A computed fold for an 80-nucleotide RNA from a Gammaproteobacteria bacterium, annotated as c-di-GMP-I riboswitch aptamer.
Rfam family: c-di-GMP-I riboswitch aptamer. About the family: GEMM was predicted in a large-scale screen for bacterial structured RNA regulatory elements.
[in-house]
RNA sequence: CAUCCGAAAAAGCAAACCUGGCCAAAGCCAGGGGCGCAAAGCCACGGGUCACCCCUGCUGGUGACGGCCGGGCUGCCGCU
Numbered sequence: 001c002a003u004c005c006g007a008a009a010a011a012g013c014a015a016a017c018c019u020g021g022c023c024a025a026a027g028c029c030a031g032g033g034g035c036g037c038a039a040a041g042c043c044a045c046g047g048g049u050c051a052c053c054c055c056u057g058c059u060g061g062u063g064a065c066g067g068c069c070g071g072g073c074u075g076c077c078g079c080u
Stems, first nucleotide, its partner, number of pairs: 005078002012037002017032006035067001041073003045070003048065006
């Protein structure tokens, strides 16, 4: 220095819920709040789920979810 691994320490993030706001909705933002997280940092590429629209049906479109899974990129520490 790199990889595996995740003990310890120092940090970090922030579920549900509440308040205010955005929004057709899913959901998002801020404050409070902590369920949890070794990437719960970033990216909608693949799958999946959710909302809305179209279609007799097959099928398609738009948006959302990164704390659903996979994948890509980057990062703190060092008992092993």

The sequence was found by an Rfam model in a public genome assembly.
Its mean pLDDT, the model's own confidence on a scale to 100, is 86.
Taxonomically the source falls in Gammaproteobacteria (Bacteria, Pseudomonadati, Pseudomonadota).